[in-house]
Predicted 3D model of a 74-nucleotide RNA (transfer RNA) from Candidatus Nomurabacteria bacterium RIFCSPHIGHO2_01_FULL_39_9.
RNA sequence: GCGCGUAUGGUUUAGUGGUAGAAUGCUUGCUUCCCAAGCAAGAGACGGGAGUUCGAUUCUCCCUACGCGCAUCA
Numbered sequence: 001g002c003g004c005g006u007a008u009g010g011u012u013u014a015g016u017g018g019u020a021g022a023a024u025g026c027u028u029g030c031u032u033c034c035c036a037a038g039c040a041a042g043a044g045a046c047g048g049g050a051g052u053u054c055g056a057u058u059c060u061c062c063c064u065a066c067g068c069g070c071a072u073c074a
Stems, first nucleotide, its partner, number of pairs: 001070007010024004018054001026042005047063005
């Protein structure tokens, strides 16, 4: 340099052109002598920009970061 892939709560991940879900962690409450466990409630996310569209996390383009392969040079 070329090609391919990945990017979603703190962490691990699902998902679809029409409200973004789960597990775990966190906070509060209940329970308990205390802790743990259990139960209930709550906060918390689509890497950045542009385009298409009535509507984009999803489709297209560019950029960024990471990974893989190939090539070149030393």

Rfam family: tRNA. The family's RNA type in Rfam is transfer RNA. Lineage of the source: Bacteria > Bacteria candidate phyla > Candidatus Nomuraibacteriota.